[in-house]
């Protein structure tokens, strides 16, 4: 140099002009209450400070946090599923075992249990679950025939799972041995199982030995079956204030309220111990306004532990925020990309782009998915040159 | 902010304790009746079963992700 693999970062920098959204200071007109001291609410102006992300997204997991339920257990539903460890927890992240791919660096992996128990395998095949006899190969028994015999030929009971073919799967694999002919039938290796003892290792697990019967099939992201794990909703949760000439309760209330009228009289309604109209006091609440609501399992930096996920300690920081919901726009400048040109090879100039995926809404850990273009380490294959 | 549901022929919907080569109206094509056209018959053609990955001999069904889409909640 190619070709690749794994981790990480980064996601344009100043600056000038107009602009958005909070939040603080201080002007100015104006409203409202007021113990007359002063205090509230919004509006303009005009200055300071803040102002999205790795994903803020998908809502796929797990939590704070708030309410609601709740004596213990059990059922049943749902999730998770090698071992150890990390955490507030997890279905997640670390290191390690044990299959699988890849020459390799690396990937993937829901990775308990079908000798509890039930089920399920379509076509093809002869036979598919305590297997089975289409082809093939035997024919040791028996019956006939031939043959002097040895023995040879035909049928029948049968026997064989070595052989051929089917399938994804046909009851271990080589070889001798054995048989009529074959079979783990018997033996040696090797595979796999099951128990043992040793040795490594915190464990799954590895190594190694002896034994055993000669082999026990496959599927639980199939019903189950063991082990853990999980009350339920979610910020539109949840708490406050509240003063609607509205309505609700207790008490008090009878010299009666209220209309009609200039006023008296009357004249109408309502009410009179089960109580109008007023007075008191009290809870609950519409619109409406606030909290919740942004300081938190927080972040940077550095020492220590830890293979490592992290985890202590100390020193510094304050970092968006709400009203249907701001953080944009446009110029230049550098800084990057791509193409050409020039070159003393150090650079130098010009055109053109500056573009990606996307935008908080209670906080947090993760997972997963989109993403122009840049960079940074580790590390592997192959090829060169020294 | 939350929740639940769908996705199969040009449209509409079946398909299931996973099994042959996925079905059914209509619709299109072709042929029959008709003087012609609709209506009837008989035939035939159409499928990425939403997209990838997983379990499994074996996926449309089971799982996991993600894509579009529709409803509901103050």
């Nucleotide at each position: 140099c190619c070709a690749g693999c794994c981790g990480c970062c980064u996601g344009g920098a100043c600056g000038g002009c107009c602009g958005c959204c909070g939040c603080c200071a201080c002007g100015c007109a104006c409203g409202c209450c007021u113990u007359c001291g002063g205090g509230c609410u919004g509006g303009c102006g005009c200055g300071g400070g803040g102002g999205a992300g790795g994903a803020a997204a998908g809502u796929c997991c797990g939590g704070g946090c708030u309410c609601c339920a709740c004596a213990g257990g059990g059922c049943a539903c749902g999730g998770u599923g090698g071992u150890g460890g990390g955490u507030a927890a997890c279905g997640c992240c670390c290191a390690c075992c044990g299959g699988c791919c890849g020459c390799g660096a690396g990937g993937c992996u829901a990775g308990a249990g079908c000798c509890a128990g039930u089920g399920c395998a379509g076509c093809a095949g002869a036979a598919a679950g305590c297997a089975a006899a289409c082809c093939g190969c035997c024919g040791c028994g028996c019956u006939g025939c031939c043959g002097c015999g040895a023995g040879g030929c035909a049928g029948c009971a049968g026997g064989u799972a070595a052989g051929g073919g089917u399938g994804a799967a046909a009851c271990g694999g080589u070889g001798c041995g054995g048989u009529a002919a074959g079979a783990g039938c018997g033996c040696a290796c090797c595979a796999g199982c099951g128990g043992g003892g040793c040795g490594g290792g915190u464990a799954a697990c590895c190594g190694u030995u002896c034994c055993g019967g000669c082999u026990a099939g496959g599927u639980a992201a199939a019903c189950c079956u063991c082990a853990c794990c999980g009350g339920g909703a979610g910020a539109a949760a949840g708490c406050c204030c509240g003063c609607a000439u509205a309505g609700g309760a207790a008490g008090g209330g009878a010299u009666g309220a209220c209309g009609c009228g200039g006023c008296c009289c009357g004249c109408g309604u309502c009410g009179c111990u089960a109580g109008a109209a007023c007075c008191u006091u009290c809870g609950g609440g519409u619109a409406g306004g606030g909290c919740g609501u942004u300081c938190g399992a927080g972040g940077u930096c550095g020492c220590c532990g830890g293979c490592g996920a992290c985890g202590g300690c100390g020193a510094c920081c304050c970092u968006a925020g709400a009203g249907a919901c701001a953080u944009g726009g446009u110029c230049g400048u550098c800084a990057c990309g791509u193409u050409c040109c020039c070159u003393u090879c150090g650079g130098g100039g010009a055109a053109c782009g500056c573009c990606a995926c996307a935008g908080a809404a209670c906080c947090c850990g993760g997972c997963u998915u989109a993403c122009a273009g840049g960079g940074c380490g580790a590390c592997u294959g192959g090829g060169g040159a020294u | 902010g939350g929740g639940c549901c769908c996705u199969u022929a040009g449209c509409u919907c079946a398909g299931c304790u996973g099994g042959u080569a996925a079905g059914a109206g209509c619709a299109c094509c072709g042929g029959a009746c008709u003087c012609a056209u609709a209506a009837u018959c008989c035939g035939u053609u159409g499928g990425u079963c939403c997209u990838g990955g997983g379990u499994u001999c074996g996926a449309u069904c089971c799982c996991c992700a993600g894509a579009g889409g529709g409803c509901c909640c103050a």
Notes: Two RNAs folded together computationally: RNase P RNA and transfer RNA, 460 nucleotides in total. The prediction has a mean pLDDT of 77. Rfam match: Bacterial RNase P class A. From the family's description: Ribonuclease P (RNase P) is a ubiquitous endoribonuclease, found in archaea, bacteria and eukarya as well as chloroplasts and mitochondria. Rfam links the family to the GO terms dimeric ribonuclease P complex, ribonuclease P activity and tRNA processing.